[in-house]
RNA sequence: CGGCCUGUAGCUCAAUGGUAGAGCUCUCGUCUUAUACACGAGCGGUUCCAGGUUCGAGUCCUGGCAGGCCGA
Numbered sequence: 001c002g003g004c005c006u007g008u009a010g011c012u013c014a015a016u017g018g019u020a021g022a023g024c025u026c027u028c029g030u031c032u033u034a035u036a037c038a039c040g041a042g043c044g045g046u047u048c049c050a051g052g053u054u055c056g057a058g059u060c061c062u063g064g065c066a067g068g069c070c071g072a
């Protein structure tokens, strides 16, 4: 310098262009003498940034940023 992949909750990951979800973590409750386990509920998001297309974008397109891989 060029090419490819990835970027979504504290962590690991889903989501056919049509209400952003799950598991774990955390908090509360039930249970227990108590803790843990189990069960139930809750909290938690400017979907990396800026534009474009579209009635509608996490998703498609362009540019940038960060990380990884390959080549020179």
Stems, first nucleotide, its partner, number of pairs: 001071007010024004018055001026042005048064005
Predicted 3D model of a 72-nucleotide RNA (transfer RNA) from Candidatus Lloydbacteria bacterium CG22_combo_CG10-13_8_21_14_all_47_15. The coordinates come from a structure-prediction model, not an experiment, and the mean pLDDT is 84. The RNAcentral record of the sequence draws on ENA.